A computed fold for a 74-nucleotide RNA from Syntrophomonas sp. DTU019, annotated as transfer RNA. The organism belongs to Syntrophomonas, within Bacteria.
Formats: sequence, C1' cells, structure tokens
RNA sequence: GGGCCAUUAGCUCAACUAGGCAGAGCAGCUGACUCUUAAUCAGAAGGUUGAAGGUUCGAUUCCUUCAUGGCCCA
Repeated sequence: GGGCCAUUAGCUCAACUAGGCAGAGCAGCUGACUCUUAAUCAGAAGGUUGAAGGUUCGAUUCCUUCAUGGCCCA
C1' cells in the first nucleotide's frame, strides 16, 4: 500500500438472504417467598444501533467517507 470482517442496552450477542414499532440472555432495580441472606418466581426499567453525509415516505439494514479493533496479501 491492497483486500476482508467486526462495531447495537453496563457485559455477551440477535435482528442475514428480504428497508417497515430495536430484541434476548446475564448483570443491576422493585416485589413475592425466607427469621435473614442466597437460590427460585414475578414485574418494571435501561439504546444518539462507532462518527459524518447520501438515497428513500421510511435506514441497524443500501451507498460514500472517516475512526477503532482483528485477520489475510504485498
């Protein structure tokens, strides 16, 4: 220098092929149970989808550039 992959909740990851209300598990919070704690059960909450633009009625999804990390080639 060239190519590919990843970036989404505090953490680990879905939502691909096909653009249409952003989800799960764990952690944390509240309640039940318990003498208390843990475990178990129930409930609620938590997001600038890495950044900036573009296309579109509508973008996590498509296009461009950039950033960070990883792999391959030279």
Its Rfam family is "tRNA". Rfam's curators write: Transfer RNA (tRNA) molecules are approximately 80 nucleotides in length. The prediction has a mean pLDDT of 80.